[in-house]
A computed fold for a 102-nucleotide RNA from Salipaludibacillus sp. CUR1, annotated as Purine riboswitch aptamer. Its mean pLDDT, the model's own confidence on a scale to 100, is 77. The organism belongs to Salipaludibacillus, within Bacteria. It was read from a public genome assembly, where an Rfam model found it. Its Rfam family is "Purine riboswitch aptamer". Rfam describes the family as follows. Riboswitches are metabolite binding domains within certain messenger RNAs that serve as precision sensors for their corresponding targets. The family has 133 seed sequences and 4,097 matches in Rfam 15.1. On this family, see Reining et al., Nature 2013: "Three-state mechanism couples ligand and temperature sensing in riboswitches".
Formats: sequence, C1' cells, structure tokens
RNA sequence: ACCAACAAAAUGACAUUGCCUCAUAUAAUAUCAGGGAUACGGCCUGAAAGUUUCUACCUGCUGACCGUAAAUCGGCGGACUAUGAGGGAGAUGGACACAAAU
Repeated sequence: ACCAACAAAAUGACAUUGCCUCAUAUAAUAUCAGGGAUACGGCCUGAAAGUUUCUACCUGCUGACCGUAAAUCGGCGGACUAUGAGGGAGAUGGACACAAAU
C1' cells in the first nucleotide's frame, strides 16, 4: 500500500470524476536585506535564484554549537505542485434503453 453491505449467477462501449503507485522536476535546497529570540532560545517578513515547470520552498524528532553575543550547523522521517506512465469489483451517468448469447 492492498478503495469491498452481501453475493448463487451475470454486462459491455463511451463520458465525467475522485483515489492509489511509479518516473521526471528539486536537493521541500541555497543566497541576500530588514526585524526578532537567547542555553526553558535558535524565529518572522520581504526579495531574488534553482526546474525545458505552474506552485511550493515548510514541519517533527534527534545530535551539535553559541557562556548571553549574533550567528547557526549535521542526521533521520514527513508533503504539495507540474508533467508523463500505470493500477483498481472507487463513484456517477450511459441504463425501465440497446446489443449479444441461451
């Protein structure tokens, strides 16, 4: 992840629309400006970059680091969006019909 009231049998084009999986993109990343917190903390706002790409650019846990200052860093797990491919007894219409077989 495996979509089911039950079920002896049996049914299909097509249309609309969820859901799930995989691939690609992007690393849920990195840069800058202003503001903010301070070992019980480590954020907020904005800009610009990254994608033949619209959008997004966060969160939890854990470890470190900073002796009160202005600055964070590592690891693991977790999405959305775009495009493509696929899955399925998902739903609705089709259907008080038609077709086929007996």